[in-house]
Context: one part of a larger RNA
Molecule: large-subunit ribosomal RNA, domain IV
Organism: marine metagenome
């Protein structure tokens, strides 16, 4: 000096990125016990009192026995217990055995997850919407046979999205997706098979070398016609993928600008929230809390670049979740100290 524990004057979070570690709080009875709230909670809220030991008055039950049937006297077990008294510093006398308020953000809750650096806001979830499937269902595995789906039948079963509850969920079908429609273009493999070509059995000419023409067969190629879904078209649909403007003017102080124009667009962003897990500028401004606040809370709205089931917006109750304030606690620190116990060093 390290490691593991103990106690520490005064102060009491001045440490730190942050109370991170530690302390504190803790059992049992009684009193008390706010805002919210889904009336169930919250909540063990918070806060607060008492706990040994001895005598015990009285009190429920059960049995006896009395009785004037109101009860009175013994008894037994196991409790409760008023009031008196006694010790210690100190009665849950050792051990074990919550710390607690307030506000916010996100998630409704339990639950699940990165065997080994992440336990969460991420998954999930009950609820909600949409879409497929009518049973040989749809969908999934297999070449199949067959299996699950399911010994189910639409109040079922798949698949997508969302994610209790409450209030809600605006415009855009032009794009892409889907589903329906069928009149016309357009289209493949088929069919068809006009026409064209090769071969040559034969016929013609001939300089006897060959040269022309060519049936039938075989065989190469091939026009027109017919030819489905697609595509092109017309409808619909956004809890389907998604999208949801710009200039320039304008009121009797100034600012703003309800209002007017104009050009785009399939349509111009409603409700609700907002410097937010989103705000770059920016430690925006203004309030609060602090002596001092880049953080937090309330609020403005200039939303660089919220927005409404990629859900908007609140919400009681939940959390080893973040975040800010606060009793209370302390060696966390001013700032150190001293003690135990393993090491470390030295012999062996």
């Nucleotide at each position: 000096c390290u490691c593991u524990c103990g106690c520490u004057a005064a102060g009491g979070a001045a440490c730190u990125c942050g109370g991170c570690a530690a302390a504190a709080u803790g059992g049992c009875u009684c009193c008390g016990u706010a805002a919210c709230u889904u009336c169930g909670g919250g909540a063990g809220a918070a806060g607060g009192a008492g706990c040994g030991c001895u005598u015990g008055a009285g009190u429920u039950g059960g049995c006896u026995g009395g009785u004037u049937c109101g009860c009175c006297a013994g008894u037994c077990u196991a409790g409760c217990g008023a009031a008196a008294g006694c010790c210690g510093c100190a009665g849950u006398g050792a051990a074990a055995a919550g710390g607690c308020c307030c506000a916010u953000a996100c998630g409704a809750c339990u639950g699940u997850u990165u065997a080994c650096u992440a336990a969460a806001a991420a998954c999930a979830c009950a609820g909600g919407u949409c879409u497929g499937u009518g049973c040989u269902a749809a969908a999934u595995c297999g070449u199949a046979a067959g299996a699950u789906g399911a010994u189910g039948u639409a109040u079922a079963c798949g698949g997508a999205c969302u994610g209790a509850c409450g209030c809600c969920u605006g415009c855009c079908c032009g794009g892409u997706g889907c589903u329906g429609a069928a009149a016309a273009g357009u289209u493949a493999a088929g069919g068809a098979g006009a026409g064209g070509g090769g071969u040559u059995a034969g016929a013609g000419c001939u300089u006897a070398g060959g040269c022309u023409c060519g049936a039938a067969g075989c065989u190469c190629u091939g026009a027109a016609c017919c030819g489905a879904a697609g595509c092109u078209u017309c409808a619909g649909u956004a809890a389907a993928c998604g999208g949801c403007g710009g200039c320039g003017g304008u009121a009797a102080c100034u600012a703003u600008a309800a209002c007017c124009g104009u050009c785009c667009u399939a349509a111009g962003g409603u409700a609700g929230c907002g410097a937010a897990a989103u705000u770059c500028c920016u430690c925006g401004u203004c309030g609060g809390g602090u002596a001092a606040a880049a953080u937090c809370c309330g609020a403005c709205c200039u939303g660089c670049a919220c927005g409404a089931a990629u859900g908007g917006c609140g919400u009681a109750a939940c959390g080893a979740u973040a975040u800010g304030g606060g009793c209370a606690c302390u060696g966390u620190c001013u700032c150190a100290g001293c003690g135990a116990g393993a090491g470390a060093c030295u012999c062996g």